[in-house]
RNA sequence: GCCACAUCUAGAGGGGUGGAGGGACUUGGCCCGAUGAAACCCCGGCAACCACUAGGACGAUGAGUCUUAUGAAGGUGCCAAAUCCAGCGGCUCACGUAGCCGGGAGAUGUGGG
Numbered sequence: 001g002c003c004a005c006a007u008c009u010a011g012a013g014g015g016g017u018g019g020a021g022g023g024a025c026u027u028g029g030c031c032c033g034a035u036g037a038a039a040c041c042c043c044g045g046c047a048a049c050c051a052c053u054a055g056g057a058c059g060a061u062g063a064g065u066c067u068u069a070u071g072a073a074g075g076u077g078c079c080a081a082a083u084c085c086a087g088c089g090g091c092u093c094a095c096g097u098a099g100c101c102g103g104g105a106g107a108u109g110u111g112g113g
Stems, first nucleotide, its partner, number of pairs: 002112007013043005021032003026087004044079003049075002052071001053069006083105001088102005
């Protein structure tokens, strides 16, 4: 990188190195950044996808499946802003760069090839 499924308006930052970019890509916006961007390292945290733990249901007291948790020491992930917003289609409209729904693209996890 490919396929399937689930989730994406919640949540969680300090230090060191570094030294000008960053918010995926692209276009338009809007932001963050020398009161220090990216990246790397250390420590801390969030969350609950997988594994695990405890309870419950189904099943045959099995295998297994489903479900709840105010559990969570493991594997990932994440820790400005909705995935920062829009772009494509539809609906609504007090027509305003308005509101809502869906799609595309993307991110993360799990499974598969």